The part of an RNA shown here (large-subunit ribosomal RNA, domain VI) has 264 nucleotides and comes from Amorphochlora amoebiformis. RNAcentral holds the full RNA, with entries from ENA. A source record names the gene rnl.

[in-house]
Context: one part of a larger RNA
RNA sequence: CGCGAGAAUAUUGAGAGGAGCUUUUCAUAGUACGAGAGGACCUGAAAAGACAAACCAAUGGUGUACCAGUUCUUGUUCCAACGAGAAACGCUGGGUAGCUAAGUUUGGAGUGGAUAACUACUGAAAGCAUCUAAGUAGGAAGCCCACCUCAAGAUGAGUAUUCUUUUUAUUAAACAAUAAAAAAAAGUUUCAGCAAGAUAAGCUGAUAGAUAGGUAGUGCGUAUAAGACUAGUAAUAGUUUUAGCUUAACUAUACUAAUAAGAC
Repeated sequence: CGCGAGAAUAUUGAGAGGAGCUUUUCAUAGUACGAGAGGACCUGAAAAGACAAACCAAUGGUGUACCAGUUCUUGUUCCAACGAGAAACGCUGGGUAGCUAAGUUUGGAGUGGAUAACUACUGAAAGCAUCUAAGUAGGAAGCCCACCUCAAGAUGAGUAUUCUUUUUAUUAAACAAUAAAAAAAAGUUUCAGCAAGAUAAGCUGAUAGAUAGGUAGUGCGUAUAAGACUAGUAAUAGUUUUAGCUUAACUAUACUAAUAAGAC
C1' cells in the first nucleotide's frame, strides 16, 4: 500500500515446512522344518543407540557488581582495621538468579486409503489354457491422509461475534445514491520496564498504579565479621557468634520515577 467504511477479538485452512531411523534381548519355541547339524515366519513384550524438541526440580558447568582465604606494593601518620593496584577477576576455595549439558522429560505411536514389482480368483476372445480383455482380491521403510509447526498478499485477499456518528451540497420533497467536512470506536506517538528483543516487533504497566528502582522481611550463598574479653612470652586459639556480609530470587510496601497536556 492492498483486501470498496473504520476497528477489536476469535477462527477456517488452499498451501508450505518438519518428523519418518535402527539394533539387541525375552516369550511364542528349541516349536514348524530338517537324517542330523542347525533353526524360523507370524504375534506379543522389554531395553538400548543415534537424532530431534522443550526445560532447569534434581546432578553438574559458568556465574568478571556475592562471600571467604591469601601474597607483594601503595594509601588512610603508626598498631589494628580498611581502600586501591597487581595483563582487562592478582591468585585460591565456594557460589544465587540467568544461561547451559554431560543432566531431565518427551518424540518418531496407532488406524486408514490408493498403489509398484509381484501373487491370485473368476473368465472369454481362442469349446482347451490364460492374473485381464469385462469383473474381483491381496501387496512396500515408498505415495495420500493421519502427527507437529507456519499459514487469507490464498490479489481467489475467506469466516464469526462485538464496537463506532452527525452535518452540508447535488440529483425534484421523502427514501436512496454520489461527493465533501468534522468526529466516534480503536490505536500509535510519549513515559517506567520485561522471563521479548540487534533495531523494528511482541508483552506488562502508566497514580482507580506493584512497571522499574529504593526500603523492610525472608530465602539462597559464604563460613563464624569488627570491637571487646579470656588463655598463651608469642604465632595463635576460645567466648560473645549458625555470626557478619549478601548481585540478578520471593513476599510486602507508593518513599522515588511512570506527571500534566497535546499531536497523528

Model confidence (mean pLDDT): 84 of 100.